[in-house]
Context: one part of a larger RNA
RNA sequence: CACUCGUUAAGGAACUAGGCAAAAUAGCCCCGUAACUUCGGAAGAAGGGGUGCUUCAUUAGCGUCAAGUAAAUACUUAUGUAGCGCGAAGAAGCGACACUAAAGUGGGCUCUGUGACUGUUUAGCAAAAACACAUGACUCUGCUAACUCGGAAGAGGAUGUAUAGGGUCUGACACCUGCCCGGUGCCGGAAGGUUAAAAGGAGGGGUCAUCCCGUCGCAAGACGGGUGAAGCUCUGACUUGAAGCCCCGGUAAACGGCGGCCGUAACUAUAACGGUCCUAAGGUAGCGAAAUUCCUUGUCGGGUAAGUUCCGACCUGCACGAAUGGUGUAGCAACAGAGCCGCUGUCUCAACGAGUGAUUCG
Numbered sequence: 001c002a003c004u005c006g007u008u009a010a011g012g013a014a015c016u017a018g019g020c021a022a023a024a025u026a027g028c029c030c031c032g033u034a035a036c037u038u039c040g041g042a043a044g045a046a047g048g049g050g051u052g053c054u055u056c057a058u059u060a061g062c063g064u065c066a067a068g069u070a071a072a073u074a075c076u077u078a079u080g081u082a083g084c085g086c087g088a089a090g091a092a093g094c095g096a097c098a099c100u101a102a103a104g105u106g107g108g109c110u111c112u113g114u115g116a117c118u119g120u121u122u123a124g125c126a127a128a129a130a131c132a133c134a135u136g137a138c139u140c141u142g143c144u145a146a147c148u149c150g151g152a153a154g155a156g157g158a159u160g161u162a163u164a165g166g167g168u169c170u171g172a173c174a175c176c177u178g179c180c181c182g183g184u185g186c187c188g189g190a191a192g193g194u195u196a197a198a199a200g201g202a203g204g205g206g207u208c209a210u211c212c213c214g215u216c217g218c219a220a221g222a223c224g225g226g227u228g229a230a231g232c233u234c235u236g237a238c239u240u241g242a243a244g245c246c247c248c249g250g251u252a253a254a255c256g257g258c259g260g261c262c263g264u265a266a267c268u269a270u271a272a273c274g275g276u277c278c279u280a281a282g283g284u285a286g287c288g289a290a291a292u293u294c295c296u297u298g299u300c301g302g303g304u305a306a307g308u309u310c311c312g313a314c315c316u317g318c319a320c321g322a323a324u325g326g327u328g329u330a331g332c333a334a335c336a337g338a339g340c341c342g343c344u345g346u347c348u349c350a351a352c353g354a355g356u357g358a359u360u361c362g
Stems, first nucleotide, its partner, number of pairs: 001357008010348002014346001019343001027051005036041001038172001052094005061086004068079004095099001107341007114333002119131002136169006147156003173328004178258003183255002185251005192246003198240003203235005211226006259277005286320001287317001298314005
């Protein structure tokens, strides 16, 4: 010097991002216990008092119950002294700084956010407000079910059958869940438009027998050009031709969306009111500087001597808002923020001690 411990004057969070760490609390008995509440809780709320040993004392009382007694008499039942076990409360006294004398063994309270809850999770940096959850809703599925795995056979679903099974969203409970179907998706419709393969196939191209013409040749024939049947082959207008798409409706607890400008009241300010443009419709209830507010440490109030955090309001919502749920909510939480009491070496400000290392010598 390092680590692990112990103690500390006065102060007591002044430390620090933050009471991190430590200290403190602690068992049992008695008294006592608020708001709020889903009436169960909250609650060990909070806050107080007691606690050792000796004697009275083999205490009061309770349990069990040999013998005995009574009833019944086959079993048994009732009572019950001795014995054994448990055991308050009280009085008097005794010793300590200290009596749950060691070990082990809750610190508490208030306000707020989030998630209802018990649970689950990143084996090895995250335990959470994330996931799950009971609840609610939509949707698919009539059984050889939908759906999933598998080229298939087959299996799961399920030895189930719509109070069942699959998918998606929401997330106890309470009060609620507004408007928009123009876009996208899904569902339904089938009149019209468009539309594939395919079928039919007008026409056209290639090849080519034949025929014609030209050149050469006595001839046989050779070469060149043209015409072009059948066959083979390439192409192909037009006609017929389904779903789909266009089209017509529905549907938002489907994906999603939910305006601007100008003027106006007898102080001023503001605008219940009016005008105008645009839209599918222009954000309803509730909440709101919020886990959401940039400007921003918004403004006001509270708490502090002093508060960018916190709590309560306001509403000017950059950019809340209703199952991508909205607003509340008792209880719960190794969750997050703020405050208070207690407590302390966290600190003012450090000191001493113990053990183990390190260091030195062997």
This is a predicted structure of a 362-nucleotide part of an RNA (large-subunit ribosomal RNA, domain IV) from a Candidatus Omnitrophota bacterium. NCBI's taxonomy places the organism under Bacteria, Pseudomonadati, Candidatus Omnitrophota. RNAcentral holds the full RNA, with entries from ENA. Its Rfam family is "Bacterial large subunit ribosomal RNA". Gene Ontology terms of the family: structural constituent of ribosome and ribosome.